[in-house]
Formats: sequence, structure tokens, C1' cells
RNA sequence: CCUCUGGAAAGCCGGCGGGCGUGCCCGCCGCACCGAAGGAGUAAAGGCGCUUCAGAGAAGGGCGCCCGAAUCUCUCAGGUUCCCGGACAGAGG
Repeated sequence: CCUCUGGAAAGCCGGCGGGCGUGCCCGCCGCACCGAAGGAGUAAAGGCGCUUCAGAGAAGGGCGCCCGAAUCUCUCAGGUUCCCGGACAGAGG
């Protein structure tokens, strides 16, 4: 990386318009929600620098920058009956 399998959460919400398969789909607007596509933020440690702190010095302390994980956090995106999708896991290649 590929195949198969499992796979949570939250509105079958309201209004307008369109499609045509007359009950579903799509778009826009509105309010309310979810976190497990993706995206974003980030702890300690580590690195560099500054320092009228600290000390004989080395060390240490303080400050700044870099780097730095997630199933944590944000909710941009995505999602909120079923289908699709789906982090992650198992089996096989």
C1' cells in the first nucleotide's frame, strides 16, 4: 500500500427553491448538536540564545525562540434515520 471483516457519536429539525423515481435526493438560509476523514493547537524532554538572578567557576534559576504526541483540545472542514463515509483494530497479501 491492496483485499476482506468489525467499527462510535450527534436533528429522520425548520424555511425556501430545484430534480423526478411522490417520497427520497440536491442546493441555500437558520437554530441545535457530534468527533473517529482531513486540518489546526499543545506537555515533558531535547536544542540555541539572553540574563544587573546565582555561584570562585562549572552547574542551577528566570526569560525568549526552535523542536515536540495523542483516542487530549478546537470544531475550519466533515458529519447528525438507513446507505455512503469513518480514526482505529483483526485476518490475508